[in-house]
RNA sequence: UCAUGCCCAAGCCAAAUCCGGAGCGAUCCGGUGACGGAAAACUACAGGGUCUCCUCGAGACAGCCAGUUGCCAUG
Numbered sequence: 001u002c003a004u005g006c007c008c009a010a011g012c013c014a015a016a017u018c019c020g021g022a023g024c025g026a027u028c029c030g031g032u033g034a035c036g037g038a039a040a041a042c043u044a045c046a047g048g049g050u051c052u053c054c055u056c057g058a059g060a061c062a063g064c065c066a067g068u069u070g071c072c073a074u075g
Base pairs, nucleotide, nucleotide: 002075003074004073005072012037013036018031019030020029021028022027035063041068042067043066047065048064049061050060051059052058053057
C1' cells in the first nucleotide's frame, strides 16, 4: 500500500419507543433506550435516489446507494 472482516484489544456511534423542545412539513435538537453498525466518521447547489412545503424554488434525509478519510486484526 492492497484485500478481507472468522478471531483479538481499546473504545465509539445509537434504530424503534417514550418524554421535553424547534419547524407548516419532510425532519432536527436534548433526555431515555439499544435494533443494529468496521466507517452508523465526514460530505446534501455541483453522481443517483427518496421525502416535504406556504409547490417550481425553497427545504429534509449521509442508519438508501455513493464519494472522501480512517481504528484494530489477519493475509

About this RNA:
Predicted 3D model of a 75-nucleotide RNA (c-di-GMP-I riboswitch aptamer) from a Mollicutes bacterium. The model forms 94% of the base pairs in the Rfam consensus. The organism belongs to Mollicutes, within Bacteria. It matches the Rfam family "c-di-GMP-I riboswitch aptamer". From the family's description: GEMM was predicted in a large-scale screen for bacterial structured RNA regulatory elements.